[in-house]
RNA sequence: GCCCCCGUAGUUCAACGGAUAGAACGGAGGUUUCCUAAACCUUAAAUCUGGGUUCGAUUCCCGGCGGGGGCA
Numbered sequence: 001g002c003c004c005c006c007g008u009a010g011u012u013c014a015a016c017g018g019a020u021a022g023a024a025c026g027g028a029g030g031u032u033u034c035c036u037a038a039a040c041c042u043u044a045a046a047u048c049u050g051g052g053u054u055c056g057a058u059u060c061c062c063g064g065c066g067g068g069g070g071c072a
Base pairs, nucleotide, nucleotide: 001071002070003069004068005067006066007065010025011024012023013022018055027043028042029041030040031039048064049063050062051061052060
């Protein structure tokens, strides 16, 4: 330099182009307990970025950025 794949809560992952973007673990608060753990209830938290297509984009297209792999 060229090609391919990936980018969503703190982490691991979901989400036919259409719902308020969900789950588990983790965090915070509470109930229970003499205390802790467990259990149960409640709660905060995310679409890498800029454009385009579309009535509507996490999803499709293009550029950029970042990560991984292959070739040279």
This is a predicted structure of a 72-nucleotide RNA (transfer RNA) from a marine sediment metagenome.
It matches the Rfam family "tRNA". It is annotated as a transfer RNA.
Model confidence (mean pLDDT): 81 of 100.